This is a predicted structure of a 92-nucleotide RNA (c-di-GMP-I riboswitch aptamer) from an uncultured Anaerolineaceae bacterium. The model forms 95% of the base pairs in the Rfam consensus.
[in-house]
């Protein structure tokens, strides 16, 4: 330098939950505020998994608006997992 590991050190990150935004929703951003994480730092145009269902398709009510239901991602998840790439320190 590279591959392994995670006792120590500096330090990062930020789960429920509120609170405010935006979205049909799943979520996400922002603030507070730690469950945790040695990659919990990227990537969803690497594959799978899971979450929604506006819109769209097929059913059924119904006069009709429009309800209800069934698929279905082009949305979300990277703190779901598998792979990628980068990346701090060193008893070893």
């Nucleotide at each position: 330098g590279c591959a392994c590991a995670g006792a120590a050190a500096c330090g990062g990150c930020a789960a429920a939950u509120c609170c405010a935004u935006u979205g049909a929703a799943a979520a996400a951003u922002g603030g507070a505020g730690a469950c945790g994480c040695a990659a919990a730092g990227c990537c969803a145009a690497a594959g799978g998994g899971u979450c929604u269902a506006c819109a769209c398709g097929a059913g059924a009510g119904g006069c009709a608006a429009c309800u209800c239901c069934c698929g279905c991602a082009c949305g979300a998840u990277a703190g779901c997992c598998u792979g990628g790439c980068u990346a701090c320190c060193u008893a070893g």